[in-house]
Model confidence (mean pLDDT): 85 of 100. Predicted 3D model of a 1417-nucleotide RNA (small-subunit ribosomal RNA) from an uncultured Desulfovibrionales bacterium. Rfam family: Bacterial small subunit ribosomal RNA. Gene Ontology terms of the family: ribosome and structural constituent of ribosome. The RNAcentral record of the sequence draws on ENA and SILVA.
């Protein structure tokens, strides 16, 4: 100096958030198993299954100092060789008798009970062997086994006859405080004391010894010591029995019980008791769970867990229970007895068939079983026990070895240096990174393992031997005690300690998406496989599979199984019920709980002290022993509990005795669809009678079935029947809830409100139980007008067993009886108390300034503060703060279902499961997104209007098809006259063939040669093989080397329009030029997230005012940029030409000029600036004025955050995969142009606003050198010859058309219309067959305006009409540009499509093309 010390979350519901709520992990642990792997010791540990079955071997015997009797082998000795004796030996062996065998050791099958645990009680009891006191151990008898003898039986085991002992049995005596019977006494629960009758004992054994007695030594019946025996008392120990409290699960077990439950006599035990009996009572258990079922041996412990707790009951340790199954008793101090009996049974096993033997849940063992659990080892040396005086014997108890990494603790498998950062290996961005000081190498150590060698504690006894003692005694010996020698270890030559040798022999296992420490690369291609959950794997997998690095723990490491934890997810500690699972539909009331104020006694429970007890081991602390630990030892704490006993009396209880505030009673009043019965009305509707009266009515989105000329509907009058009660009438009233509505009566029940006075806690609350309890149904019997399930027709529709209409039956109405459920909801149980306001309204009192208003009380609504809640919301009518009572939840599906019960006439109702299967079901509340939601507002959105498509031919694109190829790509809008601004070859990717292989292209090496240009053969070319001229350039040391360029050779490599746009980059399209789309700070929510960017105006426009918990601020809008449309300045050639002058047939041709137009540049101009109205003195909007232009002047470029895995790998680029004498290159032909079909887009028509023939007028914009190409000629005509001009405001292409005049068809398949097709030609081009474009003649299809659907366009626009480029050798009806002529029409937003905001509703978030139900397969 101590015992204290003790608490983490995580992932998974969603787009995202917060909650509820399940699953999963991460930690500990185990008697384990499995898997891969395995050096050493220590210490523990090991059939959890089959309480199946068990060869074999031991596990309980011992005592000759109780008794009787008694071999043999061997050794000797003797012999008449037949035998005998003698030792072995009074030994073994059997037997009679004592004690032990009821311990110890196993196992948990039963057992839910006084079995076990705690605390008691026995005054209702027993205890052998131990101890202690005290007495006694006297006298006698008959038997039996062993043995002999004969006998039965296969055997086991008998049977008869005979002999014999004992500490074996029996009988007398005697004895006490023992035990029985009776009577006294005290005290009255036990009990104490005392009298007098009866009754109960014994057993020797083994030494010694001569004092006493017997008899002579010496024995002994004597003496002595032991040791045994017998009463009796008492202790200890164990052992029976009782009691109180604790001990699982089902209530889909609710009633058990006849010896039951007490009495009384009796019998029985060691003893109480129905434990047995026999009689009399009728009790006795039970919702506080009786009985019944199912499962379990119970605890001290362990195992988790902060603790409360759950979970277990293996090994130590206590009780219990059992011993092949079941039953009985005997013995005996204990047993109904694990290695005891008998009976019955199963099995098994011998047998002569007649009978007999066995019981491993004792140690080994061995079969079975099982995922799974050891040797038929060594001693009795140590502890224990049994029996013996005592050596000793006997002990599978035990000690100890032997097997199992089955746990736990140790220890090892080196240490220190060492970069060239070796080789190899694996990734690389190709540099390099990493294993990696890691190894090699080099110095050293020596633990374990392994050689040698020494070597222990564990041992104390006991026995002998030797020597001493002291009590008793006449005395000695022994018995007893001391010392000293000697004697005794399975483990074992073991620990342990030396020493030798040598880094030598000694590492693995799981894991690497998140949870979880710990990443690459290959393979694989929703496959094969992974998963504990959530989930990977469909060609770039950190998630499969191996590698190469890590990472965790380490002689194990992982998986599996199984308990706590997490888990507050059963919530005593420590949860909940509005909407998440959860308030019984509502009263009423029993049992039970829970209960004002004062005050007395008690002292149950409560607190406090003190005793007793909570075995030992474990847990904890010290301390200490094994080298340390695990593991052991000693002390202590602890053991939270029970039991007592002493006090306290605040609170609860119990018990008394007051009190008025909780309940209640009285008495004077109001309200009120409170209930029940009986009567009245009045309007409807219906149905009859009758008048009037004609053709329709009725119904619908529209129509029809229906009614109606046989007379309806309409409208009038009378009558008959049922059912309901308009207005009042109200988040108005009444009830406990369902529920309740004309109007009057009677009989009833509650509640409020004011007062007086009484009662004196009498009160809440309520499981079981009872009663009420909408609708719908059901029973009998009654009514039925209207409605209206079932049905039947019509209609809608793909169908329509529904929505709709025509009918119409149950049924709605009453009576009487069930049923008992409802979103029976305020989705909110009842009571009482307590905690801001403020405003309605219904029913009573008060008080006033009588107008209103103030106040009180008791209902019924709204708002809203603190508080509360996930959130929504609630908020004195709580869901807020407490109390007290009930009821009820523990993921989702399966199911309120099944089986039971139980009520019901039935329909059903209450009560209520598993199996299996998912990881989530599920609230609230957010931000999209979507509504056959609402609002508001826009767009050629749609109406008005114009031309169109869609119908014919033809172009062209695509789908299909076919093909040797018909290359790829594009697929709703946003693919289809698209990539393609132009496929005859080239292009060209494709197809057949022929070739080629460092390659057509790029660098790099080595070798030759200047490049280059002519030129034969073959071939379809490519390509092959050939000839032949021919040498430059710069350095030079004159050998040569270099640059650029060809050829050959090799190998790095090129090369791929091959995949993959879902591996990218960049361009792209599309929502959409739509008005949006965010951020910063503040604020506001727990948060997602919200404000702000909502609202109230404007606006093309998140334009802009204005107001606002917002205040700014960004990309967007819009403005700046080009163009077009006035004007003004400068510049005027190639452009213009008004003046002026020349000049022609004509003309800006010329001189000349630059005013004009024009071209080109820089500027001015448009800002709601100005005025009037309206509008919030705003923004803004209407009209005007002036102006070329007027409210963003017309057009163009510009396209927010993002969407759509849109598009593109064939324009580029690019990761990875492939191909690599070929998927690459090269060349010929061929295809991309096919053609039964379909679809898109165009052009041309279908004609008279028109064709044709003459004649005539007026442009913008372009483009030209391999090009445009004038005039002139030729040719009907494409075109040709030919070149003047022009690098172009010059020159050309170029004719602009439509238009407009004039003429001419007259309505027709034509003087439309041009397709096809036939000859003839032109023109590009090596080259028009496949497959151009054009001329000429010639032929002259379809089509006469286009069905269903559908498309563009709002003004210089549709239309229509020509013009020109781009590409291009030629090839345009595409495409892009450019001018002429040049309209209609817009009430207006109801409707389709698209989109903006605000607003609701969701189960959608892959976002309605969602998500989801059945049905079938």
């Nucleotide at each position: 100096c101590a015992a204290c010390u003790g608490g983490a979350g995580a992932g998974u519901u969603u787009g995202a958030u917060u909650c509820u709520g399940g699953c999963u992990c991460a930690g500990a642990u185990u008697g384990a198993a499995c898997g891969c792997u395995g050096g050493c010791g220590g210490c523990g540990u090991g059939c959890c299954u089959a309480a199946c079955a068990c060869a074999u071997g031991c596990a309980a015997g011992u005592c000759g100092a109780g008794c009787g009797c008694g071999a043999a082998a061997g050794u000797u000795c003797c012999u008449u060789c037949g035998g005998g004796g003698a030792u072995g030996a009074g030994u073994a062996a059997a037997g009679c008798g004592g004690c032990g065998c009821a311990c110890g050791g196993g196992u948990g099958a039963g057992u839910a009970a006084c079995a076990c645990g705690u605390a008691g009680a026995u005054a209702a009891u027993c205890u052998g062997c131990c101890c202690a006191u005290a007495u006694a151990u006297u006298c006698g008898g008959g038997a039996u086994a062993a043995c002999g003898c004969u006998u039965g039986g296969a055997a086991a085991c008998g049977g008869g006859c005979g002999c014999u002992a004992a500490u074996a049995c029996c009988g007398a005596a005697u004895a006490c405080g023992c035990u029985c019977u009776g009577g006294a006494u005290a005290a009255u629960u036990c009990u104490u004391u005392u009298c007098a009758g009866g009754g109960g004992a014994a057993a020797g054994g083994c030494g010694g010894c001569c004092u006493c007695u017997a008899u002579u030594u010496a024995u002994a019946a004597g003496c002595u010591g032991u040791u045994g025996u017998a009463u009796a008392u008492g202790g200890a120990u164990g052992a029976g029995u009782c009691u109180g409290c604790g001990u699982c699960u089902c209530a889909u077990u609710a009633g058990g019980u006849a010896g039951u439950u007490g009495g009384u006599g009796g019998g029985g035990u060691a003893a109480u008791g129905g434990c047995c009996u026999a009689c009399c009572a009728a009790g006795c258990c039970g919702a506080u769970g009786a009985u019944g079922a199912g499962u379990a041996g119970c605890c001290g412990g362990c195992c988790u867990g902060a603790g409360a707790g759950g979970g277990u009951g293996a090994c130590c340790g206590g009780c219990c229970a059992c011993a092949c199954u079941g039953g009985g008793a005997c013995u005996g101090a204990c047993a109904c007895a694990c290695g005891g009996c008998c009976c019955a049974g199963a099995c098994u096993c011998c047998u002569a068939c007649g009978g007999g033997a066995g019981g491993c849940a004792g140690c080994a063992g061995u079969g079975g079983g099982g995922a799974a659990u050891a040797u038929u080892g060594c001693g009795c040396a140590a502890u224990g026990g049994a029996c013996g005086a005592a050596a000793g014997u006997c002990u599978g108890a035990c000690g100890c070895a032997g097997c199992g990494a089955c746990g736990c603790c140790g220890c090892g498998u080196g240490a220190g240096g060492g970069a060239c950062g070796a080789a190899g290996g694996u990734c690389u961005u190709c540099g390099g990174a990493u294993c990696g000081u890691a190894a090699a190498c080099c110095u050293c150590u020596g633990u374990c393992a392994g050689a040698a060698g020494g070597g222990a504690a564990g041992a104390a006894u006991u026995g002998u031997g030797u020597a001493g003692g002291g009590a008793g005694u006449a005395a000695c010996u022994g018995u007893c005690c001391u010392a000293c020698a000697u004697u005794u270890g399975a483990c074992g030559g073991u620990a342990c300690c030396u020493u030798c040798a040598g880094a030598g022999g000694a590492a693995g296992c799981a894991c690497c998406g998140g949870c979880u420490a710990a990443c690459u690369c290959c393979g694989u291609g929703c496959c094969a496989g992974c998963a504990g959950c959530c989930g990977c794997g469909g060609u770039a997998a950190u998630a499969c599979g191996g590698a190469g690095g890590g990472u965790g723990c380490g002689a194990g490491c992982g998986u599996u199984a199984a308990u706590c934890g997490g888990a507050a997810u059963u919530a005593c500690u420590g949860g909940g019920c509005g909407u998440a699972a959860a308030g019984c539909g509502c009263g009423c009331g029993u049992a039970g709980g829970c209960g004002g104020c004062u005050u007395u006694g008690u002292a149950a429970g409560u607190c406090a002290g003190g005793g007793g007890u909570g075995a030992a081991a474990u847990c904890c602390c010290a301390c200490g022993g094994c080298u340390c630990a695990a593991c052991c030892g000693u002390g202590g704490a602890a053991u939270u509990g029970c039991c007592u006993u002493u006090g306290a009396u605040a609170c609860u209880g119990c018990a008394g005795a007051g009190c008025u505030u909780g309940a209640g009673u009285u008495c004077a009043g109001u309200a009120g669809a409170g209930g029940g019965u009986g009567g009245c009305g009045g309007a409807a509707u219906u149905c009859c009678u009758g008048g009037u009266g004609u053709a329709g009515g009725a119904g619908u989105g529209a129509a029809a079935u229906c009614c109606g000329u046989a007379g309806a509907g309409a409208u009038c009058a009378g009558g008959a029947g049922g059912a309901a009660c308009a207005u009042c009438a109200g988040u108005g009233g009444c009830g406990a809830a369902g529920g309740c509505g004309g109007c009057c009566a009677c009989c009833u029940g509650g509640c409020c409100c004011g007062a007086u006075a009484c009662u004196g806690a009498c009160g809440c609350u309520g499981a079981g139980g009872u009663g009420c309890g909408a609708a719908a149904g059901c029973g009998u019997g009654g009514g039925u007008a209207g409605c209206a399930a079932a049905c039947a027709g019509g209609a809608u529709u793909a169908g329509a067993u529904a929505c709709c209409c025509u009918g119409g039956u149950a049924g709605u109405c009453c009576a009487c009886g069930c049923c008992g459920u409802a979103a029976a909801c305020g989705a909110u149980g009842g009571g009482u108390g307590c905690u801001a306001g403020g405003u309605g309204u219904c029913g009573g009192g008060g008080g006033u300034a009588u107008a209103u208003c103030c106040u009180u009380c008791g209902g019924u609504g709204c708002c809203g503060u603190a508080g509360c809640u996930a959130a929504c919301g609630c908020g004195a009518u709580a869901a807020g703060c407490a109390c007290c009572c009930c009821g009820c939840c523990u993921g989702g599906g399966g199911a309120g279902u099944a089986c039971g019960g139980u009520c019901g006439c039935a329909a059903g109702g209450c009560u209520g499961a598993a199996a299996c299967u998912c990881a989530a079901a599920g609230a609230a509340a957010u931000u999209g997104a979507c509504g056959g939601g609402g609002g508001c507002c826009c767009g050629c959105a749609c109406a008005a209007g114009c031309g169109g498509u869609g119908g014919a031919g033809u172009a062209u694109g695509u789908g299909g098809u076919u093909u040797a190829a018909u290359u790829c790509g594009a697929u709703g809008c946003a693919a289809c006259g698209c990539g393609a601004a132009g496929a005859a070859c080239c292009u060209u990717a494709c197809c057949u063939a022929g070739g080629u292989u460092u390659g057509a292209c790029a660098u790099c090496c080595g070798g030759g040669g200047a490049a280059u240009c002519c030129u034969u053969c073959u071939g379809a070319a490519a390509g092959g093989a050939g000839g032949g001229a021919g040498u430059g350039c710069u350095c030079u040391u004159c050998g040569g080397a270099g640059a650029g360029c060809c050829c050959c050779g090799a190998g790095a490599c090129a090369g791929g329009u091959g995949c993959u746009g879902c591996a990218u980059g960049g361009c792209u399209g599309u929502c959409g030029u739509c008005a949006g789309c965010u951020c910063g700070u503040g604020c506001c929510g727990u948060g997602a997230g919200g404000u702000g960017u909502u609202g109230g105006g404007u606006u093309a426009a998140g334009u802009c005012c204005c107001g606002c918990a917002a205040c700014g601020a960004g990309c967007g809008c819009a403005a700046c940029c080009c163009u077009u449309a006035u004007c003004c300045a400068c510049a005027g050639u190639u452009g213009c030409c008004a003046u002026c002058a020349g000049g022609u047939g004509a003309a800006g041709c010329u001189g000349g000029g630059c005013a004009c137009u024009u071209u080109g540049u820089g500027g001015a101009g448009a800002c709601u600036g100005c005025c009037c109205c309206g509008g919030u003195u705003a923004a803004c909007g209407g009209g005007g004025a002036g102006g070329a232009a007027g409210g963003u002047g017309g057009g163009g470029a510009c396209g927010a955050c993002g969407u759509c895995a849109a598009g593109u790998c064939a324009u580029c680029a690019u990761g990875g995969c492939c191909c690599u004498u070929a998927c690459g290159c090269c060349u010929a032909g061929g295809g991309c142009u096919a053609c039964a079909c379909a679809c898109g887009u165009a052009c041309u028509a279908c004609a008279a606003u028109g064709g044709c023939g003459c004649g005539u007028a007026c442009a913008a914009a372009g483009g030209g050198c391999a090009g445009c190409g004038a005039u002139a000629c030729c040719g009907u005509g494409a075109g040709g010859u030919g070149g003047a001009g022009c690098c172009a405001a010059u020159c050309c292409c170029a004719a602009a058309a439509a238009g407009c005049g004039c003429g001419u068809c007259u309505c027709a398949g034509u003087c439309c219309g041009g397709a096809u097709u036939g000859c003839a030609g032109u023109c590009u081009g090596c080259a028009a067959c496949u497959c151009g474009a054009c001329u000429g003649c010639a032929u002259g299809a379809a089509g006469u305006c286009g069905g269903a659907a559908u498309c563009g366009c709002u003004a210089g626009u549709a239309a229509u009409u020509c013009u020109g480029g781009a590409u291009c050798a030629g090839c345009a009806u595409g495409c892009c540009a450019g001018g002429g002529u040049g309209a209609a029409u817009g009430c207006g937003u109801u409707c389709c499509c698209g989109g903006g905001c605000c607003u609701u509703g969701u189960a959608c978030a892959c976002a309605c093309c969602g998500c989801c139900c059945g049905u079938c397969a």